[in-house]
RNA sequence: AUCUAUCUUCAGGGCAGGGUGUAAUUCCCGACCGGCGGUGAGAGGAGCAAGACUUCUUAAGCCCGUGAGCCGAAAGGCUGAUUUGGUGUGAAUCCAAAGCCGACAGUAUAGUCUGGAUGGGAGAAGAUGGAG
Numbered sequence: 001a002u003c004u005a006u007c008u009u010c011a012g013g014g015c016a017g018g019g020u021g022u023a024a025u026u027c028c029c030g031a032c033c034g035g036c037g038g039u040g041a042g043a044g045g046a047g048c049a050a051g052a053c054u055u056c057u058u059a060a061g062c063c064c065g066u067g068a069g070c071c072g073a074a075a076g077g078c079u080g081a082u083u084u085g086g087u088g089u090g091a092a093u094c095c096a097a098a099g100c101c102g103a104c105a106g107u108a109u110a111g112u113c114u115g116g117a118u119g120g121g122a123g124a125a126g127a128u129g130g131a132g
Stems, first nucleotide, its partner, number of pairs: 002131009017029003031112002033102002035066004042058006061100002069078003082098005104115003
């Protein structure tokens, strides 16, 4: 290094402007947002005399998983969305364009408001002990 036990801390963003209406951040025009892990032909840095080598950081909402949510006594189950063109040996990840998606409860129909939630949590970082 790695494995393991305990503990600590951290761990989600977003309707500007306008229309209709008694009433809508819920409808309509339009605006805005993208958890965590993996993958990675991109980007950046470092090492080496140099490199196609080594190493570090970063890189997908819609690829593979996963959390929140819902059902269940539990085990467990359910749970959204991408195409086209370009380059290339190789791309659902790069470049370009056009699309699409978003728990439950409340309320004029909500991804964005309010609430459960000072909750839970994928996981991230660290401390200490043990193994090695």